[in-house]
Predicted 3D model of a 478-nucleotide part of an RNA (small-subunit ribosomal RNA, 3' major domain) from a metagenome. Rfam family: Bacterial small subunit ribosomal RNA. The RNAcentral record of the full RNA draws on SILVA. The prediction has a mean pLDDT of 87.
Context: one part of a larger RNA
RNA sequence: UGACGGGGGCCCGCACAAGCGGUGGAGCAUGUGGUUUAAUUCGAAGCAACGCGAAGAACCUUACCUGGGCUUGACAUCCCGAGAACCCUGCUGAAAGGUGGGGGUGCCCUUCGGGGAGCUCGGAGACAGGUGCUGCAUGGCUGUCGUCAGCUCGUGUCGUGAGAUGUUGGGUUAAGUCCCGCAACGAGCGCAACCCUUGCCUCUAGUUGCCAGCACUUUGGGUGGGCACUCUAGAGGGACUGCCGGUGUCAAACCGGAGGAAGGUGGGGACGACGUCAAGUCCUCAUGGCCUUUAUGCCCAGGGCUACACACGUGCUACAAUGGGCGGUACAAAGGGCAGCGAACCUGCGAGGGGGAGCCAAUCCCAAAAAGCCGUCCCCAGUUCGGAUCGGAGUCUGCAACUCGACUCCGUGAAGGCGGAAUCGCUAGUAAUCGCGGAUCAGCAUGCCGCGGUGAAUACGUUCCCGGGCCUUGUACA
Numbered sequence: 001u002g003a004c005g006g007g008g009g010c011c012c013g014c015a016c017a018a019g020c021g022g023u024g025g026a027g028c029a030u031g032u033g034g035u036u037u038a039a040u041u042c043g044a045a046g047c048a049a050c051g052c053g054a055a056g057a058a059c060c061u062u063a064c065c066u067g068g069g070c071u072u073g074a075c076a077u078c079c080c081g082a083g084a085a086c087c088c089u090g091c092u093g094a095a096a097g098g099u100g101g102g103g104g105u106g107c108c109c110u111u112c113g114g115g116g117a118g119c120u121c122g123g124a125g126a127c128a129g130g131u132g133c134u135g136c137a138u139g140g141c142u143g144u145c146g147u148c149a150g151c152u153c154g155u156g157u158c159g160u161g162a163g164a165u166g167u168u169g170g171g172u173u174a175a176g177u178c179c180c181g182c183a184a185c186g187a188g189c190g191c192a193a194c195c196c197u198u199g200c201c202u203c204u205a206g207u208u209g210c211c212a213g214c215a216c217u218u219u220g221g222g223u224g225g226g227c228a229c230u231c232u233a234g235a236g237g238g239a240c241u242g243c244c245g246g247u248g249u250c251a252a253a254c255c256g257g258a259g260g261a262a263g264g265u266g267g268g269g270a271c272g273a274c275g276u277c278a279a280g281u282c283c284u285c286a287u288g289g290c291c292u293u294u295a296u297g298c299c300c301a302g303g304g305c306u307a308c309a310c311a312c313g314u315g316c317u318a319c320a321a322u323g324g325g326c327g328g329u330a331c332a333a334a335g336g337g338c339a340g341c342g343a344a345c346c347u348g349c350g351a352g353g354g355g356g357a358g359c360c361a362a363u364c365c366c367a368a369a370a371a372g373c374c375g376u377c378c379c380c381a382g383u384u385c386g387g388a389u390c391g392g393a394g395u396c397u398g399c400a401a402c403u404c405g406a407c408u409c410c411g412u413g414a415a416g417g418c419g420g421a422a423u424c425g426c427u428a429g430u431a432a433u434c435g436c437g438g439a440u441c442a443g444c445a446u447g448c449c450g451c452g453g454u455g456a457a458u459a460c461g462u463u464c465c466c467g468g469g470c471c472u473u474g475u476a477c478a
Stems, first nucleotide, its partner, number of pairs: 001478002003475003007472007015462002019426005026317008034308002042053002064303007073127001077126002079123005086103007107116003129292002132290003138286002140281003143277001145275001150189006156165003169180003195269004200237007209227001214224003240263001243257005319419001323378007335366003340359002345354003385416001390411007432454007
C1' cells in the first nucleotide's frame, strides 16, 4: 500500500422486511449429470455451465460410429501431355464410384504447321487438407464484479524509502454530482449531457383518415369533393430547480407550491472506466508451436447425436366454479410476404384440398386477436376438471417421416385435489394474466426476440441474510 475480520461508523441495491405470483410435489417439453452404446460428436461447470454455443439434428447439417471407396486429393498456385467446353446414353453398385458407346467444335493471334486464354481429363512434384492438441503461447470477440462510482496522471509539497497528499474533512447527490474548507493546483479515463425511442404542441406534406360541413349512395369513406381532425414522417418548440415560499453557511442543495402534456436524471434503450476471475471461446474467424499426411485428410450409404434404472436445472399444462363447455358480439399493436403472402367461392367433421382475385404492398394478403361483454348448460364429483398414454383412421412438407416430423379426427382416458426442507421473480402500465407477430426454416417452438390488451398489492423500516461504496481500526496474510 492492499486484502481480510462472526471490528467500528456512514450509505446504497427487490438485499432483507411489507406484498403479489411462482419453483421444489404431478404429467409432459427441453438442457445437463450419470449409465448404456459400435457411436450415443464436441464445448459450456458456483454466482457468471445446465430451453447455453443450437435464430430449427429425418438425409443434409455432422464434427461421432459401422461399412464401401479415393490418394496432388472436395478447394488454391505453379509445370508437362491430351482434349474445346459441353450434351445424350448402356452396364455394375446402397451410393460414392467403376467401366463402355455416341454426338460436338466456339473465342484471340497465325508464316495455316501451330501458338494462347479458358474449361475438362491424365501425369510428376512442390504443396493442399485437418471441427487434430494446446484459450496455461495468442489476436479478436464475450461473460462477470457492475451502471457499481470509482481508477489514475502532471507539477508542487511531505517522507531515507515503499509511498502519502491531491481523492481525506463538513454538507449534498443517482453519481469523485456539486458547494465549502484544506499544501496543494490542475488534468485524463469513467458519471452526466450530446444519440435513439416514448409522452404535449406547432409548421411542412397529403391516393391512410373524415357525413368533421355538403352532394350522390347498391350503404361499405363506396363515389364526387376536402386535408380540418386521426394518422403517417420530416423539421422545430417544450423542462432549465427557470419562477414563488421555506430550510440551509449569504453555498451546493433539499422540502412545499404555481404554471404545465410532462417535472427536479419525466419513462425506456444504446452506451460498461483502471482492472479482476491464467473466467469463456484454437468448433465463427485469425494465429505461434506441436501432431497427422494411401490418413487425424476427402467422397458415399446406413446408423448415431432422439438410447433410459435414475438425479438436477429451465419451462409448459394442470389440479378447477374469479372455472369448464356451447352460441352470439366487440376493441389492438408490431411485423412478414414474389419459386412469396394467398382473398372470395366450392368441398371435407377437421388437419386440409380445389380455386385462383388482389398484392412487389399505409392500397392486397397472412388476419381470427384473445382474455372481455351478453345469453345458456354444468353443481363440487377425480367430475362436462385435467389431458398424459395407447389403439385406429387421416392431412401436409419433403427424394424419403421405420429408427426420428408437425398437425387433424374417432376412441382411450393416467398422474394430479395447490405441493417437505428449501428456493426464485417483481416497486407501475411493473407483477400477474390474455392473445398476436418475427428470425431460423421445405417441414418442425411449451424455446428465443419483439408487440399490444386487461391490469394489481405492498414498502413501517435498515436490526438481521446477500452483494457493493467511502472513512477508520486490528493483523503472525501478500